[in-house]
Molecule: transfer RNA
Organism: Candidatus Roizmanbacteria bacterium CG10_big_fil_rev_8_21_14_0_10_39_6
RNA sequence: GGGGCAGUAGCUCAGCUGGCUAGAGCGUCCGCCUGUCACGCGGAAGGUCGCGGGUUCGAGUCCCGUCUGUCCCG
Numbered sequence: 001g002g003g004g005c006a007g008u009a010g011c012u013c014a015g016c017u018g019g020c021u022a023g024a025g026c027g028u029c030c031g032c033c034u035g036u037c038a039c040g041c042g043g044a045a046g047g048u049c050g051c052g053g054g055u056u057c058g059a060g061u062c063c064c065g066u067c068u069g070u071c072c073c074g
Base pairs, nucleotide, nucleotide: 001073002072003071004070005069006068007067010026011025012024013023019057028044029043030042031041032040050066051065052064053063054062
């Protein structure tokens, strides 16, 4: 220098052929339970979907550029 893959909640990840309000598990916080803690049960908070543009009535999803990580080629 060329190419592949990945980037979504604090962490690990899902999200189909573009469709209404973006989800799960773990963690955190609150409550119930308990003599206390843990376990269990219920609830809540937490996201500009790496970043910037474009297409579209509508983008996490398609297109272009770019950054980071990783792998391959030279």